[in-house]
Molecule: transfer RNA
Organism: uncultured Bacilli bacterium
RNA sequence: GCCGACUUAGCUCAGCUGGUAGAGCAACUCAUUCGUAAUGAGUAGGUCACAGGUUCGAAUCCUGCAGUCGGCA
Repeated sequence: GCCGACUUAGCUCAGCUGGUAGAGCAACUCAUUCGUAAUGAGUAGGUCACAGGUUCGAAUCCUGCAGUCGGCA
């Protein structure tokens, strides 16, 4: 230098045929207990790396850019 994969909640990841963003764990609250743990119920948490474009509508399609990993040279 060229090619490919990935980037979504604090962490690990779904969501890939465009239609209002989810799970598990963690956090917080409540119940249960003499108390703690465990268990059950609930709550909060996201400009979907970033900047543009297409579209009535974009995490999803297109372009650029940054980072991580791999392959070729």